Transfer RNA from an Anaerolineae bacterium, 73 nucleotides, folded computationally. Its Rfam family is "tRNA". By type it is a transfer RNA. Lineage of the source: Bacteria > Bacillati > Chloroflexota > Anaerolineae. Model confidence (mean pLDDT): 81 of 100. The RNAcentral record of the sequence draws on ENA.
């Protein structure tokens, strides 16, 4: 240059066929304990890389650009 693959919560990553964004750790606050620790309930935390389209409805289907990892020449 050119193909493939990925980008979702602070971190790891779920989220088949488009129809309420979710988990485990970790934060914060309870419950339990003489106290800690483990336990254990709930609670906050998201532009779904960005921007345009399809669509009553898009993390999701298409296009572009960004960005990260692989492969040819």
């Nucleotide at each position: 240059g050119c193909c493939c693959u990925c980008g979702u919560a602070g971190c790891u990553c779920a989220g088949a066929c488009g129809g309420c964004a979710g988990a485990g750790c970790a934060u914060u606050c309870g419950c339990u304990u003489g106290g800690u620790a483990a336990g254990u309930g709930a609670a906050a935390g998201g532009u779904c890389a960005g921007g345009g389209g399809u669509u009553c409805a898009a993390g999701u289907c298409c296009c572009c650009u960004c960005g990260a990892g692989g492969g040819c020449u």